[in-house]
Context: one part of a larger RNA
Molecule: small-subunit ribosomal RNA, 3' major domain
Organism: wastewater metagenome
């Protein structure tokens, strides 16, 4: 110099502390560990593994497991020899795969060859086989924390030290004052994208205030572009101004103007570095190891098993609550091998038909909590729905292992969860719904959307994280 201390100081963080709602008790869905199995493929393992990798395992996938095959091979290059077609088609065998067999059969070019293509031989290929502790690349994590370094120059034999401490101040090594130190870089912040207000400009598929026609009704129609909006280009916040305080930076102000006020919300952005962290199963890629098999192709299983433990979720245990009608008021995306509307049939899942639409036009689309009105009246109930019988719809070669959904019956545990423990500071929390990705088909997961919409927070002694400063050491 550093770590570290059940040292001191000083600060910060939903870290406590105030508050709301979870989780841990119950079913069920998901991933784990153990078990088990012929296989239950691999990896991921404190925060930082476990609704992770996987934005979707009935077959494909897929890596495992049985059992059938194939060995220049499932794709790809290169030589060389043989052949002309390869492929298609049809038999027979077979679970396929394969493997016999039959049919059929080139173009160019006078020719030498040559395109193409199949066989055999060869150098090779292949292997999601080992090593993430041999690597790159990519990613967590401390942490959006506020450090991390340098040139010179001073100062110490040296190792280093100053600067970057020190009095104030900021979210901030933010920025002021001082100082043997002047500069300077990577991080800070701003430069970016959204959002929240006004101007312009444009006016269609949007919009309709006015005028005019027309409908039982509806911008449905002609004018219109004001208003909403779309989306392009500006303006707009800068502690600028008032007041208090201070040297100054900034601080307070239910301060004034403003749509917003002190970084206005919120995203992207992640510094030297740590963790020999992850990842050879994305991909590259060294060494090793397999090459009639640890490559390959198929079928069928298996990754969905179960005494048990655990994590993340979802329903829920009612009355602020069910169930029944009726009535409103969103954003955000998706649509052609697609979205599909009225219409018709089926209780329903869904059929049947197809008008429109490659979409600010049509469709998915009903938004749901909410409001009105009956009702039930505190019960294992008109709470709760698992489980199970039976019927059925849909995708898709094919739902037996192993799919979703739909009727009808059936109605289990649960009456607010021990110890513990999470998340949240506001358009948050909690709550209601809606879309999109993968995707034939399969979401209680992700990922985005909007609608209703709280409480608290005195404070900083205590828990855990982290930063400066000083101090103690037999550590490095």
């Nucleotide at each position: 110099u550093g770590a570290c201390g059940g040292g001191g100081g000083c600060c910060c963080g939903c870290a406590c502390a105030a508050g709301c709602g979870g989780u841990g008790g119950a079913g069920c869905a998901u991933g784990u560990g153990g078990a088990u199995u012929a296989a239950u493929u691999c990896g991921a393992u404190g925060c930082a593994a476990c609704g992770c990798g996987a934005a979707g395992a009935a077959c494909c996938u897929u890596a495992c497991c049985u059992g059938g095959g194939c060995u220049c091979g499932a794709a790809g290059u290169g030589u060389a020899c043989c052949g002309g077609a390869c492929a298609g088609u049809c038999u027979g065998u077979g679970a396929a795969a394969g493997c016999a067999g039959a049919u059929c059969u080139u173009c160019c070019g006078c020719a030498a060859g040559g395109a193409c293509u199949g066989g055999u031989a060869c150098a090779u290929a292949g292997g999601u086989g080992c090593u993430g502790c041999a690597u790159g690349g990519c990613u967590g994590u401390c942490g959006u924390c506020a450090g991390c370094u340098c040139g010179u120059g001073u100062c110490g034999u040296g190792a280093g030290a100053u600067g970057u401490u020190g009095g104030g101040u900021u979210a901030a090594g933010u920025c002021c004052c001082g100082c043997a130190a002047c500069g300077a870089g990577c991080g800070c912040a701003a430069c970016c994208c959204u959002u929240a207000u006004c101007u312009u400009u444009a006016g269609u598929u949007g919009c309709u205030a006015c005028c005019g026609g027309g409908u039982a009704a509806u911008g449905c129609c002609g004018g219109g572009c004001a208003c909403u909006c779309u989306a392009a280009a500006g303006a707009g916040a800068c502690u600028g101004c008032c007041u208090a305080c201070g040297c100054a930076a900034g601080u307070a102000g239910a301060g004034a103007g403003g749509a917003a006020g002190g970084c206005g919300g919120g995203g992207a952005u992640g510094a030297c570095g740590u963790c020999a962290a992850g990842u050879c199963c994305u991909c590259a890629u060294g060494g090793c190891c397999c090459u009639u098999a640890c490559g390959u192709c198929c079928a069928g299983g298996g990754c969905u098993u179960c005494a048990c433990a655990c994590g993340u979720g979802c329903u829920a245990c009612a009355a602020u609550g069910g169930u029944a009608a009726c009535u409103a008021c969103a954003a955000a995306g998706g649509g052609c091998a697609g979205c599909a509307a009225g219409a018709c049939c089926g209780u329903a899942a869904g059929g049947u038909g197809g008008a429109g639409c490659a979409a600010a036009u049509c469709c998915c689309a009903a938004a749901a909590a909410a409001g009105u009105u009956a009702u039930c009246u505190c019960a294992g109930u008109u709470c709760g729905g698992a489980u199970u019988g039976a019927g059925g719809u849909c995708u898709g070669c094919a739902a037996c292992c192993c799919g979703a959904c739909c009727u009808c019956a059936u109605g289990a545990a649960g009456c607010u969860g021990g110890a513990a423990u999470c998340g949240c500071u506001a358009g948050u929390a909690a709550u209601c719904g809606u879309g999109g990705a993968u995707c034939a088909g399969a979401a209680c997961g992700c990922c985005a959307c909007g609608g209703u919409g709280a409480a608290u927070a005195c404070g900083u002694u205590c828990c855990c994280g982290g930063g400066c400063c000083u101090u103690g050491u037999a550590c490095a």